[in-house]
RNA sequence: UCCGAUAACGGCAAACCGCGGGCAACCGCGGGACGCAAAGCCACGGGUCUCGUUGGAGGCAGCCGGGCUACCGAAG
Numbered sequence: 001u002c003c004g005a006u007a008a009c010g011g012c013a014a015a016c017c018g019c020g021g022g023c024a025a026c027c028g029c030g031g032g033a034c035g036c037a038a039a040g041c042c043a044c045g046g047g048u049c050u051c052g053u054u055g056g057a058g059g060c061a062g063c064c065g066g067g068c069u070a071c072c073g074a075a076g
Base pairs, nucleotide, nucleotide: 002076003073004072011036012035016031017030018029019028020027021026034062040068041067042066044065045064046063047060048059049058050057051056
């Protein structure tokens, strides 16, 4: 470095519910845990969703790939 334990210290938080924002996709906060070894960050490629109408404007990083960064250390 790859890798990823029935390890340790910890972390995040799907659905759903409440409040708020947005036309919407969806987002923020709180509750809640299905899961996650990058489920930390980035819309770069693909994908997909929404609005619009044919100029476009947006969402999803918990769909895949890619980039950047990071805790721990058994076996190999």
Record summary
The RNA shown here (c-di-GMP-I-GGC riboswitch aptamer) has 76 nucleotides and comes from an Actinomycetota bacterium. Its mean pLDDT, the model's own confidence on a scale to 100, is 88. The model forms 91% of the base pairs in the Rfam consensus.